[in-house]
Context: one part of a larger RNA
RNA sequence: GGCAAGGAGUUUAUUUUUGCGGCGAGAUUAAUUUUAGUAGUCGAAGCGAAAGCGAAUAUUCCGCAGCGACUUUUGUCGUGAGGGAAUUGGGUGUGAAAGUGCCCGAGUCGCAAGGAUAAGACCCGAAACCGGUCGAUCUAGCCCUGGGCAGGGUGAAGUUCAGGGAAACUUGAAUGGAGGCUCGCUAGCGAUAUUGAGAUUCAAAUCAUUCGCGUGACCUGGGGCUAGGGGUGAAAAGCCAAUCGAGACCGGUGAUAGCUGGUUCCUCUCGAAAUGAGUCUAAGCUCAGCCUCGCUGGAGAUAGUUAAGGGGGUAAAGAUACUGAUUGAGUAGUCAAGGGGAGAAAUCCCCAGCUAUUCUGUCAAACUCAGAAUCCUUUAUCAUCGUAGAAGGCGGGAGUGAGGGUACGGGGUAAUCUCGAUACCCAAGAGGGAGAGAACCCAGACCAAGGUUAAGGUCCCUAAGUGCUUUUUAAGUGAGAAAGGGAGUGUUUAACCACAGACAGUGGGAAAGUUGGCUUAGAGGCAGCCAUCCUUUAAAGAGUGGGUAAUACCUCACCCACCGAGGUUAAAUGCCCUUAUGAUGGACGGGACUAAAUAAGCCACCGAGACCUUGGAUCUCGAAAGAGAAACGUAGAGAGGUGUUCUGUAGGGGUAGAAGUUCAGGCGUGAGUUUGAAUUGACCCUAUAGAAAUAAGAAUCUUGCU
Numbered sequence: 001g002g003c004a005a006g007g008a009g010u011u012u013a014u015u016u017u018u019g020c021g022g023c024g025a026g027a028u029u030a031a032u033u034u035u036a037g038u039a040g041u042c043g044a045a046g047c048g049a050a051a052g053c054g055a056a057u058a059u060u061c062c063g064c065a066g067c068g069a070c071u072u073u074u075g076u077c078g079u080g081a082g083g084g085a086a087u088u089g090g091g092u093g094u095g096a097a098a099g100u101g102c103c104c105g106a107g108u109c110g111c112a113a114g115g116a117u118a119a120g121a122c123c124c125g126a127a128a129c130c131g132g133u134c135g136a137u138c139u140a141g142c143c144c145u146g147g148g149c150a151g152g153g154u155g156a157a158g159u160u161c162a163g164g165g166a167a168a169c170u171u172g173a174a175u176g177g178a179g180g181c182u183c184g185c186u187a188g189c190g191a192u193a194u195u196g197a198g199a200u201u202c203a204a205a206u207c208a209u210u211c212g213c214g215u216g217a218c219c220u221g222g223g224g225c226u227a228g229g230g231g232u233g234a235a236a237a238g239c240c241a242a243u244c245g246a247g248a249c250c251g252g253u254g255a256u257a258g259c260u261g262g263u264u265c266c267u268c269u270c271g272a273a274a275u276g277a278g279u280c281u282a283a284g285c286u287c288a289g290c291c292u293c294g295c296u297g298g299a300g301a302u303a304g305u306u307a308a309g310g311g312g313g314u315a316a317a318g319a320u321a322c323u324g325a326u327u328g329a330g331u332a333g334u335c336a337a338g339g340g341g342a343g344a345a346a347u348c349c350c351c352a353g354c355u356a357u358u359c360u361g362u363c364a365a366a367c368u369c370a371g372a373a374u375c376c377u378u379u380a381u382c383a384u385c386g387u388a389g390a391a392g393g394c395g396g397g398a399g400u401g402a403g404g405g406u407a408c409g410g411g412g413u414a415a416u417c418u419c420g421a422u423a424c425c426c427a428a429g430a431g432g433g434a435g436a437g438a439a440c441c442c443a444g445a446c447c448a449a450g451g452u453u454a455a456g457g458u459c460c461c462u463a464a465g466u467g468c469u470u471u472u473u474a475a476g477u478g479a480g481a482a483a484g485g486g487a488g489u490g491u492u493u494a495a496c497c498a499c500a501g502a503c504a505g506u507g508g509g510a511a512a513g514u515u516g517g518c519u520u521a522g523a524g525g526c527a528g529c530c531a532u533c534c535u536u537u538a539a540a541g542a543g544u545g546g547g548u549a550a551u552a553c554c555u556c557a558c559c560c561a562c563c564g565a566g567g568u569u570a571a572a573u574g575c576c577c578u579u580a581u582g583a584u585g586g587a588c589g590g591g592a593c594u595a596a597a598u599a600a601g602c603c604a605c606c607g608a609g610a611c612c613u614u615g616g617a618u619c620u621c622g623a624a625a626g627a628g629a630a631a632c633g634u635a636g637a638g639a640g641g642u643g644u645u646c647u648g649u650a651g652g653g654g655u656a657g658a659a660g661u662u663c664a665g666g667c668g669u670g671a672g673u674u675u676g677a678a679u680u681g682a683c684c685c686u687a688u689a690g691a692a693a694u695a696a697g698a699a700u701c702u703u704g705c706u
Stems, first nucleotide, its partner, number of pairs: 001706006011119013026042003046053002056088001058087005066079005089104006122262002125259001129252006140226009149216001151183003154179001158175007188213003193209002196207002228244001230240003265641006275288005289400002291397006300385003304382001306380006317368002323364003328359007338351005403426005408420004431442003446616007456606003459591003465603001467602004472597001478593001484578003488575010505562005511535001513533001516530003541556001545554002618630001619628003642695001644692010660679008
């Protein structure tokens, strides 16, 4: 891992609701017991803290069902239990009163089911806490009594001799043999490094090499003492029997767990919430909201369409329409201080500045002259739902209270970020498409069969067009991206030039006064300053660029000739290029494609559980006939069934073969059931009623086998 068996909402008490039953202004028995029987409980009256006091089958109106009458039907009228509204009255508390709070006649006992509360209370699960008991054969410390430590090295004190000294003392040589001294695989004890080996191990701490101590605060045998909030500790919260920030065992004990996991047959109907308030509250709970079931009720209800009447100040926009920000220019006024100028000074002029105004350019969540689309509200029309019972009301049962995505917005550099409001979607939604994908597009799945479409597609993988007409692109753009850049290319518009010859190209000319003047060493078109005329001309600057020390030289403007038909510039726009950088070789889904890319159009076809048709099942309503624009579904509520074991009653089967098992056929939406064959060898089934230790795939589930 597999298989088998076991494995989780139970029981009692009290209480509440519903269903069924008994009796009913009453209902009912407990202990006990042979009968019998009454205490008691609930109800029949409430109000008040209490003392205490102590009540309407009232009246009127509306009106469902029902009933009656009329009516051809539809329906109309009357009455009208229950139901609704109003009024008056009453009981009691309070109050001086007015008034006001509560109240003014159906229960009770069983059985069954749904809840609540108390109990272990659906099951398994802590770490802990407390009590008692057992432990110092491991280990810590201490006590008593024993044992052990090859061989070397070093050479303290003391002593002796010799020398020195008056002495104290001192020097040297011997001797001597001290030491928590030293070397050491002696024995013994330890455990530094390889962070080596081993790692279901040789071993729940070992192995190898290496290493530390090795006469001492040394090692060690035997015996003894200290015990759990206690011991012992050269102190690491170490150790106290492989257990220690409080031992182990047994008990309290089924501790508690707002936390994790698990919770066993079927079908049908409806179907949520992740929000608000409070909370030592945030993983929980209570109330409300949203779901479901029953009762009641008795006519309207509202998600939609259209129109009209109101409401509003958002998006976008705007700027002599305000507040605030803000570019440049003009005009006028002012000008203390600042800058410049004139003047001897007084003072004057100019600039800057300030104010006003005109023109121009740009902005705002806390600006708005104006102002959408949506939206809200009222009314009406249509629509849909509703007497086969809507809205509303009352009651039983929940779950939820971690949400998420897209479209829109606020915050943020940003985020699978965060915070909002509305709608839809996922959650709890399958099917088709988007290569693959919770929420993007299409579309809401009862079953079976056939057809038609949606989104999206139609060269091959791959169902369907190598379809049609007209463009664009050359980048494999398509098949990822911005500001910025592009004589890439298409389209449009405008202006100008052009057969009296444009643009480009080629050939030629491009001169004279003059080297203009100044400056300068020089300044000759071409360092710099000033001026920038005139003449000859087809045309030619006191010179566009290069060049020279300065000249020279080349060139341009400009003119002529050749040539011969379009050219130049600007703006807008389509596609394209660049910008464009990532780590194994790789992605338009792939192959491939110049259309099988792109833009505008057209016609076919493919394509889903959508839509249509046929048959069937179910739901709701209905007496039926039948009707219905009913049908996904997690948590959850409700309804109806299947199976297992046992009991009562009734009826059956079985050694001429029961149950079980295996295989096969049939029936049922399903849980299941039935028949046949084989195997086997002794019990089994049906109907009905009742009772449960009643259904297994999960719980790191338990036990067994393998």